[in-house]
Context: one part of a larger RNA
RNA sequence: CGUAGGAUACUUGAGAGGAGCUAUCCAUAGUACGAGAGGACCUGGAUGGACGAACCUCUGGUGUUCCGGUUGUCAGGCCACUGGCAUAGCCGGGUAGCCAUGUUCGGAACAGAUAACCGCUGAAAGCAUAUAAGCGGGAAGCUGGCCUCAAGACUAGGUAUCCCUGCCGCAAGGCACUAAAGGCCCCUUGCAGACUACAAGGUGAUAGGCCGGGUGUGGAAGCGCCGCGAGGCGCGGAGCUAACCGGUACUAAUAGGCCGUGCGG
Numbered sequence: 001c002g003u004a005g006g007a008u009a010c011u012u013g014a015g016a017g018g019a020g021c022u023a024u025c026c027a028u029a030g031u032a033c034g035a036g037a038g039g040a041c042c043u044g045g046a047u048g049g050a051c052g053a054a055c056c057u058c059u060g061g062u063g064u065u066c067c068g069g070u071u072g073u074c075a076g077g078c079c080a081c082u083g084g085c086a087u088a089g090c091c092g093g094g095u096a097g098c099c100a101u102g103u104u105c106g107g108a109a110c111a112g113a114u115a116a117c118c119g120c121u122g123a124a125a126g127c128a129u130a131u132a133a134g135c136g137g138g139a140a141g142c143u144g145g146c147c148u149c150a151a152g153a154c155u156a157g158g159u160a161u162c163c164c165u166g167c168c169g170c171a172a173g174g175c176a177c178u179a180a181a182g183g184c185c186c187c188u189u190g191c192a193g194a195c196u197a198c199a200a201g202g203u204g205a206u207a208g209g210c211c212g213g214g215u216g217u218g219g220a221a222g223c224g225c226c227g228c229g230a231g232g233c234g235c236g237g238a239g240c241u242a243a244c245c246g247g248u249a250c251u252a253a254u255a256g257g258c259c260g261u262g263c264g265g
Base pairs, nucleotide, nucleotide: 001152005163006162007161008160009159010158011157015149016148017147018146021049022048023047024046025045026044027043033038051106052105053104054103055102059100060099061098062097066093067092068091069090070089071086072085073084074083075082076081110144111143112142117137118136119135120134164264165176166175167174168173177262182259183258184257185256186202187201188200189199190198206252207251208250209248210247211246212245213244216240217239222235223234224233225232226231
């Protein structure tokens, strides 16, 4: 810009893409078959491999925003306690998120038309013949079925709801008035994201703060007691605790501006 008014939702599916793998075991059955050795079709069930998608409950990884231990040195006057630097100084753990080695699920069933191939009926040609007329069976393949995109599918689709004037003029339009529904800018943000877009919100739980909880760490500081001391014990599952869960208007989303018209060839 188009889809012959504008808008908000929800959709149909022309068309396009993805997927499509396979093994072993059990039952049928040591049956059919076979002298024996051996050993099925069909049908039903179970467990895997590789591949793929989603996810984070579990198992683990990471987790330089959490907790603890510890070395050297410097600083806060000193002790104690902290902070800086040394690869995050080194080391032990670890929430959220992200992730796989973890978890769950998938390939299908089924229907239709067929290939090779196998048939029924059957003439031309008194026979024969699956074919000439006619009618069946038959593949991991084909068309559907499953998943994703999809009306710029120019044949531009469908449904629901919402919105918008008076006068003049044959009409195009003009004058006056008006600026709808809805959207955007801007701002607070997100597990959404390169930007954009998408999504949540702008006086309300959007973000921060605060409160409560959870989780992690693993027993704070201080004081007391015990020990010559290193240290131990008690107050005390202590103190601290990121991204998690819930609550709460304390702070910031203020104020405002713009687009979009008037019933539609």